[in-house]
C1' cells in the first nucleotide's frame, strides 16, 4: 500500500428500513439473625463518527476513525 470482516447499554451478543431488546452484571424491594439464593421492580444507549438515499436510517450508499484477517 491492496483486499475482507468487525464497530449496538458495564461485558457478551440479538435485532436487515418504521420510535431498540435479552442473559450476566449493576441499583431497590420482599424474604433472611446475616449474607448467598430465590422473586418483583428500576437505572443505564446521541446504535464509532461524518455526508448522501429515503416520506422514515442500527439496518442501504461513500468517505473518515478503530480493532481482527489475508496478500503484497
Nucleotide at each position: 500500500g491492496c483486499c475482507u470482516g468487525u464497530u449496538u447499554a458495564g461485558c457478551u451478543c440479538a435485532g436487515u428500513g418504521g420510535u431498540a431488546g435479552a442473559g450476566c452484571g449493576c441499583u431497590u424491594g420482599u424474604c433472611u439473625u446475616g449474607u448467598a439464593a430465590a422473586c418483583a421492580a428500576g437505572a443505564g444507549g446521541u446504535c464509532g463518527g461524518u455526508u448522501g438515499u429515503u416520506c422514515a436510517a442500527u439496518c442501504c450508499a461513500g468517505c473518515c476513525a478503530c480493532c481482527a484477517g489475508g496478500c503484497a